[in-house]
RNA sequence: CCGUGGGAGAGAUCCCAGUCAUGGGGCACCGAAGGCGCAACAGCCCGGAAACGCUCAGGUAAAAGGACCACGG
Numbered sequence: 001c002c003g004u005g006g007g008a009g010a011g012a013u014c015c016c017a018g019u020c021a022u023g024g025g026g027c028a029c030c031g032a033a034g035g036c037g038c039a040a041c042a043g044c045c046c047g048g049a050a051a052c053g054c055u056c057a058g059g060u061a062a063a064a065g066g067a068c069c070a071c072g073g
C1' cells in the first nucleotide's frame, strides 16, 4: 500500500428556495480523516509528541466517511 472484518461522538434542529433530489443561511453541538497549537528539552529566534488542546476544514437519522484495531497478501 491492497483485500476482508470491527470501528465512537454530536439537533431527521430553525428559516428560505426548490424540479421534493437537494441547495443556501441562522443558532446549538461533536472530536477519530485532514489542519493548527504546545510540555519537557533546547534556546535570541527557529525547533519540538500525543488518543492532550483548538474547531479552520469536516461532521451531528440511515447510508457514506472514519483515526485506530485484527487477519491475510
Stems, first nucleotide, its partner, number of pairs: 001073006011027001013026005028060003034056001035054003041047001
Predicted 3D model of a 73-nucleotide RNA (Glycine riboswitch aptamer) from a marine eukaryotic metagenome. Rfam family: Glycine riboswitch aptamer. The literature on the family includes a 2004 paper in Science by Mandal et al., "A glycine-dependent riboswitch that uses cooperative binding to control gene expression". RNAcentral holds the sequence, with entries from MGnify.